Predicted 3D model of a 489-nucleotide part of an RNA (small-subunit ribosomal RNA, 5' domain) from a Holosporaceae bacterium.
Lineage of the source: Bacteria > Pseudomonadati > Pseudomonadota > Holosporales > Holosporaceae.
The sequence was found in a public genome assembly.
It matches the Rfam family "Bacterial small subunit ribosomal RNA".
Its mean pLDDT, the model's own confidence on a scale to 100, is 86.

Context: one part of a larger RNA
RNA sequence: GAACGAACGCUGGCGGCACGCUUAACACAUGCAAGUCGAACGGAAUUAUAGAGCUUGCUUUAUAAUUUAGUGGCGCACGGGUGAGUAACACGUGGAUACCUGCCUAUGGGUGGUGAACAACUCCGGGAAACUGGAGCUAAUACAGCAUACGCUCGAGAGAGGAAAGGCCGAAAGGUCGCCCAUAGAGGGGUCUGCGUCUGAUUAGGUAGUUGGUGGGGUAACGGCUCACCAAGCCGAUGAUCAGUAGCUGGUCUGAGAGGAUGGUCAGCCACACUGGAACUGAGAUACGGUCCAGACUCCUACGGGAGGCAGCAGUGGGGAAUAUUGGACAAUGGGGGAAACCCUGAUCCAGCGAUGCCGCGUGAGUGAUGAAGGCCUUAGGGUUGUAAAGCUCUUUUGACAGGGACGAUGAUGACGGUACCUGUAGAAUAAGCACCGGCUAACUCUGUGCCAGCAGCCGCGGUAAUACAGAGGGUGCUAGCGUUGUUC
Numbered sequence: 001g002a003a004c005g006a007a008c009g010c011u012g013g014c015g016g017c018a019c020g021c022u023u024a025a026c027a028c029a030u031g032c033a034a035g036u037c038g039a040a041c042g043g044a045a046u047u048a049u050a051g052a053g054c055u056u057g058c059u060u061u062a063u064a065a066u067u068u069a070g071u072g073g074c075g076c077a078c079g080g081g082u083g084a085g086u087a088a089c090a091c092g093u094g095g096a097u098a099c100c101u102g103c104c105u106a107u108g109g110g111u112g113g114u115g116a117a118c119a120a121c122u123c124c125g126g127g128a129a130a131c132u133g134g135a136g137c138u139a140a141u142a143c144a145g146c147a148u149a150c151g152c153u154c155g156a157g158a159g160a161g162g163a164a165a166g167g168c169c170g171a172a173a174g175g176u177c178g179c180c181c182a183u184a185g186a187g188g189g190g191u192c193u194g195c196g197u198c199u200g201a202u203u204a205g206g207u208a209g210u211u212g213g214u215g216g217g218g219u220a221a222c223g224g225c226u227c228a229c230c231a232a233g234c235c236g237a238u239g240a241u242c243a244g245u246a247g248c249u250g251g252u253c254u255g256a257g258a259g260g261a262u263g264g265u266c267a268g269c270c271a272c273a274c275u276g277g278a279a280c281u282g283a284g285a286u287a288c289g290g291u292c293c294a295g296a297c298u299c300c301u302a303c304g305g306g307a308g309g310c311a312g313c314a315g316u317g318g319g320g321a322a323u324a325u326u327g328g329a330c331a332a333u334g335g336g337g338g339a340a341a342c343c344c345u346g347a348u349c350c351a352g353c354g355a356u357g358c359c360g361c362g363u364g365a366g367u368g369a370u371g372a373a374g375g376c377c378u379u380a381g382g383g384u385u386g387u388a389a390a391g392c393u394c395u396u397u398u399g400a401c402a403g404g405g406a407c408g409a410u411g412a413u414g415a416c417g418g419u420a421c422c423u424g425u426a427g428a429a430u431a432a433g434c435a436c437c438g439g440c441u442a443a444c445u446c447u448g449u450g451c452c453a454g455c456a457g458c459c460g461c462g463g464u465a466a467u468a469c470a471g472a473g474g475g476u477g478c479u480a481g482c483g484u485u486g487u488u489c
Base pairs, nucleotide, nucleotide: 001489002488003487004486006485007484008483009482010481013361014360015359016358017357018356019354020353021319026317027316028315030314031313032312035074036073037072040071041070043068044067045066046065047064048063049062050061051060052059053058054057081272082271083270091196092195093194094193095192096191097190099189100188101187104185105184106183107182108181109180110179111178112146114144115143121136122135123134124133125132126131152161153160154159166177167176168175169174198244199243200242205235206234207233210232211231212230213229214228215227216226217225247269248268249267250266251262252261253260254259274295275294276293277292278291297308298307299306300305325351327350328349329348333347334345335344336343337342364394365393366392367391374385375384376383377382400425401424402423403422404421408416433478434477435476436475437474438459439458440457444473445472446471447470448469454461455460
């Protein structure tokens, strides 16, 4: 000198764009953050219309509409958060393949015929609650067989094995959304591997499924992944092992570069979800707002037993030098479900708060010498503040008030928002500070103080004329900021 997710002190007019718990991966009240489909299914409730019964406002039947707890489907593995752990094929980059892939695209083929249940519901219970037991009834795109099988799987072959589901519209023909098998693709993922990736030798030896083989098992898949047997290997001074520290990268800061430092926002990958462990479901998880077990903590309890997990968005306590609203909207972009209408979406888009940063604008312009008054200095003549002010003549950015008023939305739909922007009206009106002035380093005098009080980044100032302390006048620098502290180059 530059930089910052900064903080602190003094000060503070406006706008745009960004950014905002770096500390306790500390604990969390409350609300919201993942649902949707009645065009898969059987019920139930409400309403309307029509009919019947009559006790005249109820019962029942049919049709239609609306709503929906349950069964079922898809989604919940995305999106969002955090950086604890991890020195590792975690990441980056270049290769490889023994593999998987819901939805989507393309192609070929199929969609026949049966059956048994379980929720809901009804009845009877248990429990304070959370919830739960028994009996009975029932539907399906739920479940299980049978038939069929070009291609598919197993097999050397012969052969063997393995599917499916219907819904809606329509008078029908048919249409449409699905379902099953197979092939290919796209996109996504798994695995292996060359190279790169911090510090310490005051860590020198480490290793027993360890290193390799054969065989069995397991996996979507290769493999000591696992097991039995056999062999005795394997890694290491080119630093193994151990210990410490750390998410990695694109990038960011600095620097002429080489390099050094760093990894906040944004983007890619990884890991984690109170702590530890485990699997289930599924195309995909060993699953943040799923399950089970154990633990710590908090809460409820009728003491028998239960409930919970903000490192989602807000918000609270705590910690800290320090970091925001318990806001609006699904209008846009995207995501999930649905044939659609639409529903959900604290993703997102916006608004609020904060000079936290960057950028832009303003706080007026011209004229004005008796160089006014006042202040300060003075050799008492004057000098300086100083064209500065006043005065005169103008302008109206910003702000105020009034009127109009968007783009973002291809037809409809705008949270932002009566916002941005435009026009008009009045009026210099609403708007300047901070640090420094001994040298480094731009900027000097007076008064007070008297090694005191104090200053200080270094050198050093202060003990009676201090340009170094304190105040004042004047000056210098930067400016809605200025200075200090911290950190990096």